A computed fold for a 90-nucleotide RNA from Mesobacillus harenae, annotated as c-di-GMP-I-GGC riboswitch aptamer. It was read from a public genome assembly, where an Rfam model found it. The model forms 95% of the base pairs in the Rfam consensus. Model confidence (mean pLDDT): 86 of 100.
RNA sequence: ACAGAAAAAGGCAAACCAGCUGAAAGGCUGGGACGCAAAGUCACGGGUCUAAGGGAUGAGGUUCAUGCUAUGGCAGCCGGAUUACCUGGA
Repeated sequence: ACAGAAAAAGGCAAACCAGCUGAAAGGCUGGGACGCAAAGUCACGGGUCUAAGGGAUGAGGUUCAUGCUAUGGCAGCCGGAUUACCUGGA
């Protein structure tokens, strides 16, 4: 290089709850553990969530309804890139 059966040093933390934040999806902090051998990092490809803003159509009392759209997210959906602990291995 490669591999993750066992062990150890340790690590992360789903659902849910509270607070903060955001238009939303979501994010952050604390609690909490379903799980994880990269559940570290990066939205590059696919996928997926959201639709404030934009634009379309329709209805019209200053707006409403219904589609579209990422420039917003998800790395704990898959692939890719990149870095790293322990053990095995030579």